This is a predicted structure of a 330-nucleotide part of an RNA (large-subunit ribosomal RNA, domain IV) from an uncultured bacterium.
Its Rfam family is "Bacterial large subunit ribosomal RNA". Gene Ontology terms of the family: ribosome and structural constituent of ribosome.
The coordinates come from a structure-prediction model, not an experiment, and the mean pLDDT is 88.
[in-house]
Context: one part of a larger RNA
């Protein structure tokens, strides 16, 4: 000096990003127990008290209770054994997870919804046979989203997707084969050359030809989207109201400086002597918003945030002790 453990006057979080760490609380009995609540909980809420030994006393079968007495610093005489409360965010909950830096607000979940699937099902796997689905049969099985519960879930189908439709346009192979080229038996020509049937061969127009696409509808708990400018009321301010442009439609309810707010430590109120955090409001929402769910919510959480009581060497501010290591000497 370090590590581990112990004690400490007065103060008691002044420490620190943060009470991290360490105190404190602790089993049992009696008493008592709030808001809120899904009436089950919350709850061991919180808070308060008790305990040994003796007794021939009282009750009792007894355990034990009462009463009286004795006694130590201390009677659950050592050890082991919840700290608690208030408020808020998130996630309903018990669960699951990054084996070896993340346990969470992430995943899952019961519940909700959409969609596919009529059974040799859809879906998956495989080259196939086959297998799973399922020895199941729509109260079933697969996929996707949401995520208990309560109250709800607004408008837009123009784009993309999906579903349905079939009149028209476009459209492949195939069918079809008008015609054209080559070839030549033969004809013409002095020759060069030219014409050229049948057959063969090469090519090939019109016409016909499905789905798809274009097209017409539907569909948002499908992917997604949900405006601007100007004016206006008996002070001012504001604008219930009006005008105009654009759009598929212009954000409804609810919430809102929020896990979302840049400006921003917004403004006001609370808490503190003093509060960029916190709580309650306001709304000017840079850039909330309704199953990419919205807003609440009892219970729950090794969750996150703020406050308080108790308690303490976290600190003011350090001291001492024990054990071990290190160092020095041997």
């Nucleotide at each position: 000096u370090c590590a581990u453990g112990g004690u400490u006057a007065a103060g008691g979080a002044a420490c620190u990003c943060g009470g991290c760490a360490a105190g404190a609380u602790u089993a049992c009995c009696c008493u008592g127990u709030a808001a809120c609540u899904u009436c089950g909980g919350g709850a061991u809420a919180a808070g308060g008290g008790g305990g040994g030994c003796c007794g021939u006393c009282u009750g009792g079968c007894a355990a034990c209770a009462g009463c009286g007495g004795c006694u130590g610093c201390a009677g659950a005489g050592a050890a082991g054994a919840g700290g608690c409360c208030c408020a808020g965010g998130c996630g309903a909950c018990u669960g699951u997870u990054u084996a070896c830096c993340a346990a969470a607000a992430a995943c899952a979940c019961a519940g909700g919804a959409c969609u596919c699937u009529g059974c040799c099902a859809a879906a998956a796997u495989g080259a196939a046979a086959g297998u799973u689905g399922a020895c199941g049969c729509a109260u079933a099985g697969g996929g996707u989203c949401u995520g208990a519960c309560a109250c709800c879930u607004g408008c837009c189908c123009g784009g993309u997707g999906c579903u349905g439709g079939a009149a028209g346009g476009u459209u492949a192979a195939g069918g079809g084969g008008g015609g054209a080229g080559c070839u030549u038996a033969g004809g013409g020509g002095u020759a060069a050359c030219u014409c050229g049937a049948a057959g063969g061969u090469u090519u090939g127009a019109a016409c016909u030809g499905a789905a798809g696409c274009c097209c017409c509808a539907g569909u948002a708990a499908a992917c997604g989207g949900c405006g601007g400018c100007c004016g206006u009321a008996a002070c001012u301010a504001u604008a219930a109201c009006g005008g105009u442009c654009c759009u598929a439609a212009g954000g409804u309810a609810g919430c809102g400086a929020a896990a979302u707010u840049c400006c921003u430590u917004g403004u006001c109120g609370g808490g503190u002597a003093a509060g960029u955090u916190c709580c309650g409001a306001c709304c000017u929402g840079c850039a909330c918003g309704a199953a990419u769910g919205g807003u609440g919510u009892a219970a729950c959480g090794a969750u996150c945030u703020g406050g308080g009581c108790a308690c303490u060497g976290u600190c003011u501010c350090a001291a001492c002790c024990a054990u071990g290591a290190g160092u020095u000497c041997g």